Background: The prediction has a mean pLDDT of 82. This is a predicted structure of a 54-nucleotide RNA (Fluoride riboswitch aptamer (crcB RNA motif)) from Pseudolabrys sp. It was read from a public genome assembly, where an Rfam model found it. Its Rfam family is "Fluoride riboswitch aptamer (crcB RNA motif)". Gene Ontology terms of the family: positive regulation of gene expression and response to fluoride. Taxonomically the source falls in Pseudolabrys (Bacteria, Pseudomonadati, Alphaproteobacteria, Xanthobacteraceae).

């Protein structure tokens, strides 16, 4: 430099990691069951949920 990755889609900035690896959340021994979050961080858009009005 190029490519990829950072628990649910996409854009911008930025940080870190990896070169077939990095990565694939939490509670629970495990299973069952339950909980949080669209970000690694900052931010924008969209989807989902609840409530209200018409």
């Nucleotide at each position: 430099a190029c490519g990829g990755c950072g628990a649910u889609g996409g854009g911008g900035u930025u940080c870190g990691c990896c070169g077939c690896a990095a990565c694939c959340g939490c509670c629970g021994a495990a299973a069952a069951g339950g909980c949080u979050g669209a970000u690694g961080a900052c931010u924008c858009c969209u989807a989902c949920a609840u409530g209200g009005c018409g």